c-di-GMP-I-GGC riboswitch aptamer from Caenibacillus caldisaponilyticus, 88 nucleotides, folded computationally. Its mean pLDDT, the model's own confidence on a scale to 100, is 89. The model forms 95% of the base pairs in the Rfam consensus. The source organism's lineage runs through Bacteria, Bacillota, Caryophanales, Sporolactobacillaceae and Caenibacillus. It was read from a public genome assembly, where an Rfam model found it.
[in-house]
RNA sequence: UUCGAUAACGGCAAAUCUGUCGAAAGGCAGAGACGCAAAGCUACGGGUCUAAGGCUUUGAAAAAGCUAUGAUCGCCGGGCUGCCGAAA
Numbered sequence: 001u002u003c004g005a006u007a008a009c010g011g012c013a014a015a016u017c018u019g020u021c022g023a024a025a026g027g028c029a030g031a032g033a034c035g036c037a038a039a040g041c042u043a044c045g046g047g048u049c050u051a052a053g054g055c056u057u058u059g060a061a062a063a064a065g066c067u068a069u070g071a072u073c074g075c076c077g078g079g080c081u082g083c084c085g086a087a088a
């Protein structure tokens, strides 16, 4: 430090289960560890997920399709911050 060790001190916590919020995606808390050198923060760009509300088709109804203002940072990138110091 634009680097990342069979280092050291530690840190985070996937799936799943329970409770809870939410229309849902998903979030929060507890248990639990798949993994992570930023798996810390940020929704800024892209991607992906959901569709309450709105629009369209059909129509008796149901259903179907489109759409983010919703979500995801442990999908990728950007921005900000950070422990240690072998090798380079």
Base pairs, nucleotide, nucleotide: 001088003085004084011036012035016031017030018029019028020027021026034074040080041079042078044077045076046075047072048071049070053067054066055065056064057063